[in-house]
RNA sequence: UAGUUAUCAAGAAAGGUGGAGGGAAUAGACCCUAUGAAGCCUUAGCAACCCUUGACUUCCAAUGUCAAGAAGGUGCUAAAUUCUAUCCCAUUGUAUUGGGAAUAGAUAACAG
Numbered sequence: 001u002a003g004u005u006a007u008c009a010a011g012a013a014a015g016g017u018g019g020a021g022g023g024a025a026u027a028g029a030c031c032c033u034a035u036g037a038a039g040c041c042u043u044a045g046c047a048a049c050c051c052u053u054g055a056c057u058u059c060c061a062a063u064g065u066c067a068a069g070a071a072g073g074u075g076c077u078a079a080a081u082u083c084u085a086u087c088c089c090a091u092u093g094u095a096u097u098g099g100g101a102a103u104a105g106a107u108a109a110c111a112g
Stems, first nucleotide, its partner, number of pairs: 003110006013043005021032003026085004044077003049073002051069006081104001086101005
């Protein structure tokens, strides 16, 4: 880096450094930011994908389900993945609004 599966309206920030941008990309909207952006470092925290333990399932194992946990591997710690974009359904004051799906993206596990 192309692929498979699962999840994405919950949750969780301080300090140092830095010095103007940031919210993935394109367009639009909106928002954060000199009361200090991004990046980097330290510490703390959140969550429970991998993981640990137990119960059930099973002839046994594996798989699966449920419960508890947090040592380790990742991840995350403004706003729904900030919102919209394509399609379908409903609604409508024809402006819009709501829901679903797809696309794109993020993360994890697997795999060539």